Predicted 3D model of a 72-nucleotide RNA (transfer RNA) from Sphaeroforma arctica JP610. Its Rfam family is "tRNA". Its family is annotated with triplet codon-amino acid adaptor activity in the Gene Ontology.
[in-house]
């Protein structure tokens, strides 16, 4: 230097041109004599950035950061 590949709540994570699943986690109720446990509910994301395509981009296209592998 060349080539893929990934980046989505505090974490890990599905996913697919119409504002995004689900698990952790935190707060609450209920269950307990209290604790764990086990149920319900809230709370957390402008999907790494920018442009462009399109009526509409988290998705496509380009290029930029950032990792990680493989080449030399």
């Nucleotide at each position: 230097g060349c080539g893929a590949a990934a980046u989505u709540g505090g974490u890990c994570u599905a996913g697919u041109g119409g504002u995004a699943u689900g698990a952790u986690u935190g707060c609450c109720g209920c269950u307990u004599u209290g604790g764990g446990u086990g149920c319900g509910g809230c709370a957390g994301g402008c999907c790494u950035c920018a442009c462009g395509u399109u009526c509409g981009a988290u998705u496509c296209g380009u290029g930029g950061a950032u990792u990680u592998c493989g080449c030399c």